[in-house]
Predicted 3D model of a 120-nucleotide RNA (SAM riboswitch aptamer (S box leader)) from Oxobacter pfennigii. Rfam family: SAM riboswitch aptamer (S box leader). Rfam describes the family as follows. The SAM riboswitch is found upstream of a number of genes which code for proteins involved in methionine or cysteine biosynthesis in Gram-positive bacteria. Its mean pLDDT, the model's own confidence on a scale to 100, is 79.

RNA sequence: UUCUCAUCAAGAGAGGCAGAGGGACUGGCCCGAUGAAGCCUCGGCAACCUUCAGGUUCAUUUAUCUGAAAAGGUGCCAACUCCUGCGCUGGAUUUUAAAAAUCCAAGCGGUAGAUGAGAG
Numbered sequence: 001u002u003c004u005c006a007u008c009a010a011g012a013g014a015g016g017c018a019g020a021g022g023g024a025c026u027g028g029c030c031c032g033a034u035g036a037a038g039c040c041u042c043g044g045c046a047a048c049c050u051u052c053a054g055g056u057u058c059a060u061u062u063a064u065c066u067g068a069a070a071a072g073g074u075g076c077c078a079a080c081u082c083c084u085g086c087g088c089u090g091g092a093u094u095u096u097a098a099a100a101a102u103c104c105a106a107g108c109g110g111u112a113g114a115u116g117a118g119a120g
Base pairs, nucleotide, nucleotide: 001120002119003118004117005116006115007114008113013042014041015040016039017038021031022030023029025085027083028082043077044076045075048073049072050069051068052067053066054065055064056063081112086109087108088107089106090104091103092102093101094100
């Protein structure tokens, strides 16, 4: 850096150093000198990998489900991934009507992103 699969409505912060940015990007809306990013220490959350027990499946390999644990590898600890972007559906306005345009909010799907596991 690319690909595949899974998840993304829950959860969890103090101190020190530092000193102006941060929330990936767009447009918003927020956070920030009552101290941003970053680094360090300690703490916590969660349960992807992991460990244990049991069930189903398979000739075996295996695949899969349920429960428990938290020692280890990651991850995470403002706001739903903060909202949003593309498409469909719904409502309102303009319009004689249709078509079309604009706006609003919700749902579904997608894109993008994040994290893990695996592969190249």